Small-subunit ribosomal RNA, central domain from an uncultured bacterium, 347 nucleotides, folded computationally. RNAcentral holds the full RNA, with entries from Greengenes. Model confidence (mean pLDDT): 89 of 100.

[in-house]
Context: one part of a larger RNA
RNA sequence: CUGGGCGUAAAGCGUGCGCAGGCGGACUUUUAAGUCAGGUGUGAAAGCCCAGGGCUUAACCCUGGAACUGCAUUUGAAACUGGAAGUCUGGAGUAUGGGAGAGGAUAGUGGAAUUCCUAGUGUAGAGGUGAAAUUCGUAGAUAUUAGGAGGAACACCAGUGGCGAAGGCGACUGUCUGGCCCAUUACUGACGCUCAUGCACGAAAGCGUGGGGAGCAAACAGGAUUAGAUACCCUGGUAGUCCACGCCGUAAACGAUGGGUGCUAGCUGUUGGGGCCUUGUGCCUCAGUGGCGCAGCUAACGCGUUAAGCACCCCGCCUGGGGAGUACGGUCGCAAGAUUAAAACUC
Numbered sequence: 001c002u003g004g005g006c007g008u009a010a011a012g013c014g015u016g017c018g019c020a021g022g023c024g025g026a027c028u029u030u031u032a033a034g035u036c037a038g039g040u041g042u043g044a045a046a047g048c049c050c051a052g053g054g055c056u057u058a059a060c061c062c063u064g065g066a067a068c069u070g071c072a073u074u075u076g077a078a079a080c081u082g083g084a085a086g087u088c089u090g091g092a093g094u095a096u097g098g099g100a101g102a103g104g105a106u107a108g109u110g111g112a113a114u115u116c117c118u119a120g121u122g123u124a125g126a127g128g129u130g131a132a133a134u135u136c137g138u139a140g141a142u143a144u145u146a147g148g149a150g151g152a153a154c155a156c157c158a159g160u161g162g163c164g165a166a167g168g169c170g171a172c173u174g175u176c177u178g179g180c181c182c183a184u185u186a187c188u189g190a191c192g193c194u195c196a197u198g199c200a201c202g203a204a205a206g207c208g209u210g211g212g213g214a215g216c217a218a219a220c221a222g223g224a225u226u227a228g229a230u231a232c233c234c235u236g237g238u239a240g241u242c243c244a245c246g247c248c249g250u251a252a253a254c255g256a257u258g259g260g261u262g263c264u265a266g267c268u269g270u271u272g273g274g275g276c277c278u279u280g281u282g283c284c285u286c287a288g289u290g291g292c293g294c295a296g297c298u299a300a301c302g303c304g305u306u307a308a309g310c311a312c313c314c315c316g317c318c319u320g321g322g323g324a325g326u327a328c329g330g331u332c333g334c335a336a337g338a339u340u341a342a343a344a345c346u347c
Stems, first nucleotide, its partner, number of pairs: 003319004007301002012315001014201004021194003025088007033081002035077008049065006091191001092188004096183004103177007110154001115149007125136002162169002206247006215241002220236004258314006266292011277280001296303002320347003329340004
C1' cells in the first nucleotide's frame, strides 16, 4: 500500500458538539494545478525479452532490436476534479402563525402509606415460616381511635403512549430554559455532511467534605435448613440509598445494528399537526412510533421505506483460541481503579 468484513460467529467509540482533514447542489464565463494527446531530452552498461551468429551441442559468449511503463521540458485539448468571477434555489438556515410533550434547572405545595412518639379503648398474645425458632409483649405488645414528628417515594390516570443526543425523565403549581413538529408565504443564498486530536454530558456502585436518615438494606449478629451452609428462608442491622458541592467515567451504556443523503411493492394499528368535502367507524398529506409482508439480502435465524435491500460520502473497529483487556511504560484519579496496550509460551 492492499483484501474481506463488523445484529447473533472477531469487530459500531456510551452519547453529543466540533477545529484540522476528507467529501460536497444547479447554471454561465474563465484558468489550466490534477487529467488527456503529441514532440524533444534523459532513462549507463550488463541482465530479462525478441531476431540472428560463434564454440561438434548446451551452459557460455557476440551483434542488433525491443523494453526501461519513469522524470524533465515544450506544444495543444477543456469533458470531469480543483482554482477565480458571476448568477440561482431544490440542500441548510432565518422570519411569521400555531401545536404536543414524565426534556432540563430551581422554589414552593399536597395526599395515601410505612416507622417512631404521646394519649385513649382493650387483653394475652403478636411476628414469622414449608414447619419452626431467634424477636416483640403483663414495665400492657398486636389490634383500634385521636394528635404529633420525620424522611423517602409519588397508587389510579398509564398506553409496543410521550419527551430527550445518550445516560435518562412520571403527584401538583409558579419562575427560568433547551429541543422538536405542522402550516404559510417572505428572506439569506451552499452558509452543507462527517469528524482523528480536543471539549462536554454520562445509570448504578464507589470516593471526599458537610448535612439528613422513615423505609429498604451490602457488611455484620442471631435463628433455622443442611453431612456441612461463610448461602437460599426468618429476626435484627451499619455503610449506602436522600440533599449540597466536588471527584470517579464505567455497564448486556443493547436495536448487542455509527452518522448523513438518495432510490426501491403493499396492508394494518397508534401519537402529534394540517387539509378536503359529501361530517363519516371518511379521504388525502407531513412528522414520529408499533405489527405483518413483496422484491432483494442473509450461513441460518431473521431484516424488510424506522433495512440487515440498492448506492455514494465520512468516522470508528476486527484479523484463530488461551496467555490478556493482563504485564511494563505513559496519561488521568484522593483512592478504588480507568484508559492506552504487548510478548514469551501454548493449543